RNA sequence: ACAUUAGAGUUUGAUUCUGGCUCAGGACGAACGCUGGCGGCGUGCUUAACACAUGCAAGUCGAACGGGUAUAGCAAUAUAUCAGUGGCGGACGGGUGAGUAACAUGUGAACAAUCUGCCCUCUAUUGGGGAAUAACAUUUGGAAACAGGUGCUAAUACCGCAUAAGACCACAGUCGGGCAUCCGGCAGGGGUUAAAGAUUUAUCGAUAGAGGAGGAGUUCGCACAUCAUUAGUUUGUUGGUGGGGUAACGGCCUACCAAGACCACGAUGAUUAACCGGCCUGAGAGGGUGAACGGUCACACUGGAACUGAGACACGGUCCAGACUCCUACGGGAGGCAGCAGUGGGGAAUAUUGGGCAAUGGAGGCAACUCUGACCCAGCAACGCCGCGUGAAUGAAGAAGGUUUUCGGAGUGUAAAGUUCUUUUGCCGAUGACGAAUAAAAUGACGGUAAUUGAUGAAUAAGCCACGGCAAACUACGUGCCAGCAGCCGCGGUAAUACGUAGGUGGCAAGCGUUGUCCGGAAUAACUGGGUGUAAAGGGUGUGUAGGUGGUUUUUUAAGUUCAAUGUGAAAUCCCAUGGCUUAACCAUGGAACUGCAUUGGAUACUGGGAAACUUGAGUGAUGGAGGGGCAAGUGGAAUUCCAAGUGUAGCGGUAGAAUGCGUAGAUAUUUGGAGGAACAACAGAGGCGAAGGCGACUUGCUGGACAUUAACUGACACUGAAACACGAAAGCGUGGGGAGCAAACAGGAUUAGAUACCCUGGUAGUCCACGCCCUAAACGAUGAUUAUUAGAUGUUGGCGGUAUCGACUCCGCCAGUAUCGUAGUUAACACGAUAAAUAAUCCACCUGAGUAGUACGGCCGCAAGGUUGAAACUCAAAGAAAUUGACGGGGACCCGCACAAGCAGCGGAGCAUGUGGUUUAAUUCGAAGAUACCCGAAAAACCUUACCAAGGCUUGACAUCGCCGGAAUAGCCGCGAAAUCGGUGAAGCAGAAGCAAUUUUGCCGGCAGACAGAUGGUGCAUGGUUGUCGUCAGCUCGUGUCGUGAGAUGUUUGGUUAAGUCCAAUAACGAGCGCAACCCUUGUCGUUAGUUGCCAUCAUUAAGUUGGGAACCCUAACGAGACCGCCGUAGAUAAUACGGAGGAAGGUGGGGAUGACGUCAAAUCAUCAUGCCUCUUACGCCUUGGGCUACACACGCGCUACAAUGGCCACCACAAAGAGCAGCAAUAUAGUAAUAUGGAGCGAAUCUCAAAAAAGUGGUCUCAAUUCGGAUUGAGGGCUGCAACCCGCCCUCAUGAAAUCGGAGUUGCUAGUAAUCCCAAAUCAGCAUGUUGGGGUGAAUGCGUUCCCGGGUCUUGUACACACCGCCCGCCAAGCUAUGGGAGAUGAGGGCACCCAAAGUCGCUGUGCCAACCGCAAGGGGGCAGGCGCCUAAGGUGAAAUCGUUGACUGGAGUUAAGGCGUAACAAGGUAGCCGUAGGAGAACCUGCGGCUGGAUCACCUCCUUU
Repeated sequence: ACAUUAGAGUUUGAUUCUGGCUCAGGACGAACGCUGGCGGCGUGCUUAACACAUGCAAGUCGAACGGGUAUAGCAAUAUAUCAGUGGCGGACGGGUGAGUAACAUGUGAACAAUCUGCCCUCUAUUGGGGAAUAACAUUUGGAAACAGGUGCUAAUACCGCAUAAGACCACAGUCGGGCAUCCGGCAGGGGUUAAAGAUUUAUCGAUAGAGGAGGAGUUCGCACAUCAUUAGUUUGUUGGUGGGGUAACGGCCUACCAAGACCACGAUGAUUAACCGGCCUGAGAGGGUGAACGGUCACACUGGAACUGAGACACGGUCCAGACUCCUACGGGAGGCAGCAGUGGGGAAUAUUGGGCAAUGGAGGCAACUCUGACCCAGCAACGCCGCGUGAAUGAAGAAGGUUUUCGGAGUGUAAAGUUCUUUUGCCGAUGACGAAUAAAAUGACGGUAAUUGAUGAAUAAGCCACGGCAAACUACGUGCCAGCAGCCGCGGUAAUACGUAGGUGGCAAGCGUUGUCCGGAAUAACUGGGUGUAAAGGGUGUGUAGGUGGUUUUUUAAGUUCAAUGUGAAAUCCCAUGGCUUAACCAUGGAACUGCAUUGGAUACUGGGAAACUUGAGUGAUGGAGGGGCAAGUGGAAUUCCAAGUGUAGCGGUAGAAUGCGUAGAUAUUUGGAGGAACAACAGAGGCGAAGGCGACUUGCUGGACAUUAACUGACACUGAAACACGAAAGCGUGGGGAGCAAACAGGAUUAGAUACCCUGGUAGUCCACGCCCUAAACGAUGAUUAUUAGAUGUUGGCGGUAUCGACUCCGCCAGUAUCGUAGUUAACACGAUAAAUAAUCCACCUGAGUAGUACGGCCGCAAGGUUGAAACUCAAAGAAAUUGACGGGGACCCGCACAAGCAGCGGAGCAUGUGGUUUAAUUCGAAGAUACCCGAAAAACCUUACCAAGGCUUGACAUCGCCGGAAUAGCCGCGAAAUCGGUGAAGCAGAAGCAAUUUUGCCGGCAGACAGAUGGUGCAUGGUUGUCGUCAGCUCGUGUCGUGAGAUGUUUGGUUAAGUCCAAUAACGAGCGCAACCCUUGUCGUUAGUUGCCAUCAUUAAGUUGGGAACCCUAACGAGACCGCCGUAGAUAAUACGGAGGAAGGUGGGGAUGACGUCAAAUCAUCAUGCCUCUUACGCCUUGGGCUACACACGCGCUACAAUGGCCACCACAAAGAGCAGCAAUAUAGUAAUAUGGAGCGAAUCUCAAAAAAGUGGUCUCAAUUCGGAUUGAGGGCUGCAACCCGCCCUCAUGAAAUCGGAGUUGCUAGUAAUCCCAAAUCAGCAUGUUGGGGUGAAUGCGUUCCCGGGUCUUGUACACACCGCCCGCCAAGCUAUGGGAGAUGAGGGCACCCAAAGUCGCUGUGCCAACCGCAAGGGGGCAGGCGCCUAAGGUGAAAUCGUUGACUGGAGUUAAGGCGUAACAAGGUAGCCGUAGGAGAACCUGCGGCUGGAUCACCUCCUUU
């Protein structure tokens, strides 16, 4: 100085939290799909360290040497070139990442324990000799590779000698320094040790030494992956001494000696891996990664080995072994692309067998120069980054086209066309570089490239993905849980913005999407920066080791800490600045940075180390009291059972009820005595003790801990605590006892569909004791231990002090426990709250989605049961916590209802009627289906209706609108036919309007053509409308405010009261709306008005309110009045209201009706009607005749009539209301036994008619009988309606005279003018009523009451339900699929151990065979070589084990899968509360025993707290 932290979707009906999954971002050596114009700069086998054809990648030097060849020359010789000797280089450069978990790498140090060719500087030298050997010649063997013999020759090749400054060695002297061993300097004499020449005369070399630079070697500190289900490892191992070896230290090697060394701060083992600078991501801390570029290491077909050399145990060297490939004359040979290209193979996948040494760099050379697949360039590839372009301006008839539409339009859209411009790019020309260094000249692969410039012409250039939410962008068609999509949630079952296509739109753009991987988001491993009461998570408890942490004061030290300096932290990269390519990418220069490591010097507060002290932490002592603390021994009474005896008699026992069982062989009951075992009532208390588990009669003994008071002693001795050790309910195990009661298993009896259970009767282990194991529980406060701090209030236990008192109580205070409420604070909430879940500190333990699973394998422990440690594959998008609103409960409280109860009458049994199911049928049309379908749609199927069936017909149609043509229409008659229809004949006659008329037009009929008609065809789960039901139940909501993080709550709750959320009061609520009530109709009383058709008291009259008359009464029908807890009393809060009373026709909504809140049931209806979409169109439409809807082994529902004497029958005789009537009601009269007929007065109706009301009443008869009950069925004869009564109507008469004698389980209606009973009317209707809707007559019984059944309302409680209990859900069996454990074995891999064999090779020994240099006259010596032997050892072989894979008949469980079987274990008190541990049992969930927990509902009691 700058930069810097983002969330979303998904669990629920909704909410908050926990928690996982998923997405948006960035990146890549990428790949795949679709598409593709240009340029610059980069990058390009991630797989098989698989195998490689071909070419090239390391040579050079003639100024080291002899020689060959060629050319020139007469020749000397010169030039060029070459094999060989020799020198230098092939240890660099280039490739790859197999191995390696290591001093390999990184970083920082060390070598007083080291080496170093070429290069640089310096010092001192370079004298004089010798013997060979390649080449060459010749010869031999061989196919070849190659090898051998003989002979000749040179050197900067090889070997002695001389010299020796220096170096090295030993000796002894001295000086200085240091780091433990030690190091350095100086002086002395003694010993050892060197060389090479070439030449153009410039130089280049050679030897010894010193120093430098660079390089190499060795050592050390720190850092450096996963697994502990790898816990012990090691014998040259650890150290020492002697020796050897190396450039050098060292067990590096060897002999001997000692027994060490490493390890929980993770040895050893297994797996994986080259490391780093960096790169990607991230706010950072971190996480991931190690391509390209740079540093280091390792490797070079696999394994081993050395040689040479300054340097290698050597990529393009050697030897050996192995595998593979090639050549071969079969004897033997050759080879190593993980160099550059390239080939095959593998793979999703990665390039040219290119140009050049022009530049940079390297090797050799004095140099010229040669070599260089290092390198510089080009080629291929959108593989990446960056830049540019595909045109610009104008242009509305808003063109056409395709799309859509509400048919008007909208949108594509200034987009196109058109007009005017421009030329990046493209194509064709012209000019034409930098890179090239130097004094000058020469030298360019790239390349006639970049760049500049001219001409030409909009010309050559746009795609991909998405469009339900996250997440920018919408419509149409097709499809119909199909085809398909999908990152998560999820879409698709006939109106899909989610599939496919099209149009449109959004995004990015020469690219766009997809896939894969990494980081991010993820605070989802939390150092920064998380948690553990109930979500995953505190160890069952203690003692205590290591470790971690630790009181007060002084002093010292300076390890941590902190400051400064120095060295280092390669370059590149990142960041900043500046600059160079037109810009950018890219590149250059400078700076900063590299947060690290090391060293030195300061500082000393804090932490640590040393020293000295202190007392408050901790402990000890003294005094005191409390206690179911522990262990052992003894003692006691109550009760159960058993035994004996007495009394006594028929039952006992048990349950909801029973049975099994016991009992006349005397039980139960009762009395007495005895035996034996186990447990200890009341006291007893959320009271005590203990670390926890746990502990309860009394006495004694032994023993642990805590507390209070005191302040004498010690002087930090403390806290926590992996590992370890100890304790650890119940059940269980072993051995031996004991055994009264109880009681797994077991047996029997019940219950039940079953009942391996719950209940009952028995009953064995066990329960008890001793000793030894086991070691787990809901071992819970689901809350680790310790310390400190932070309001109060109330109880209780132990102790102390004070006050008070004669004293005990009481009161106040302190300490230690144990409880409840509660402030602050905390918490997701619930809740916690000095006994914290508050605020802090230390230490330990534990958690990281659910299931698989506390399972498998392995280890450890156990006699066993089992415990402990403890995964994965696979599956899912959730699993879960708390709280909310509902719903539900075989939860609770309160209340209501003909809900029960109390009654009355029924139904269910009979016959018939009617509806439904089923069956049948050509058809028996369709719908309605618990309540809320079933005398329902249907207020009336002989035809019609009619929708169904059969047959016969029609096709613009039976019906509607439009066009054209013709014509009035339309009767009657005849024929075929079942009719529809068809054919024929044909009288009479000429519609309305306009116009003078011609004529036109409207209506009607016929014909033609197509648009269309038509459908009781489908979908009530696409809909409107209408309706049922909860329910005439009292509820359902809103605004504002308040409370809660929130869903939500409050209001609407509470106390009363009501039929009522009706009202009153209280109240963080105050108000309001839809419902309730009232307003409406009817009925009950009265009044006023009116007085016919109704009425008639008085007067007259009649057979008769018949008539006159009357307007009083009744009645009619319009308007009013009346009832409001208004009045009185009582109760109540002085309220609301309730009860009683008065008055009143009526009294507490007077009776009845209409009226049906928010909503529920995808309730009903497409067949009332309307309607979207789909389907049919010479038929699923329309017409006609006949049939069917009326069938009939059967089942169910609603009814009618009965079963009789409260009755039947006969006779006589009263009294209604409400209705209806002209294609009608029909009187009087006549006929008929009757139905009815004839006939037609009256009446469109308070007038006339239907019309008789019936039950009732009076009298008679029947006398309990299938009858004088009952009327079915059947026969015969009639009547009525109607075209038509056969299928298939009603009525009458006579005859016939069935079942049924009051109805099982069960079930319906009704609370007063009601039930019951009796008739009457109407609608529908030609006819048909036991149905429906109305009307009146007669007219009861009962209601204690709310325990129970059903339904509903309010509050509360539990919940794993929310499609809401017709919910949810568990296990087993059967079936499919998936992964996995065990498994007789089989098979493979790497590693270790032991043994056998042992190549090449170093080293050692030997050296009989052989040998030029030196010595020697010679012989020979010295020395060396081949050969032989030995140690080690690669490969190979054998053996026994361990580890890790693959596979395996069979077998175990697990997971998963719309509609399989069995049950119903859990969730409500889940119908036996559930769960934990353990044991037994059982098809299964599970059941039972023992102990434990509340994470159990309900009621009662007790205790405590709060308020008053």

Small-subunit ribosomal RNA from an uncultured Clostridia bacterium, 1508 nucleotides, folded computationally. It matches the Rfam family "Bacterial small subunit ribosomal RNA". The sequence is in RNAcentral, with records from ENA and SILVA.